């Protein structure tokens, strides 16, 4: 430098045009003599950033950023 992949809740990941979800963690509560385990409840998100298309974008298109794989370059 080129090609590709990934970026969504604190963590691991789904979702793939129509008001954004799960598991785990954390909080409250039930259960217990008390823990653990288990049950229940609620909370938690500018979907990396900026534009575009569309009635409508996490999803499609363009640019940029970060991480990552491969290739190239390199005395």
């Nucleotide at each position: 430098u080129g090609c590709g992949g990934u970026g969504u809740a604190g963590c691991u990941c789904a979702g793939u045009g129509g008001u954004a979800g799960a598991g785990c963690a954390g909080a409250g509560u039930c259960c217990u003599g008390a823990u653990a385990a288990g049950g229940c409840u609620a909370a938690g998100g500018u979907c990396g950033c900026c534009g575009g298309u569309u009635c409508g974008a996490u999803c499609c298109c363009g640019g940029c950023c970060a991480c990552u794989g491969c290739a190239a370059c390199c005395a």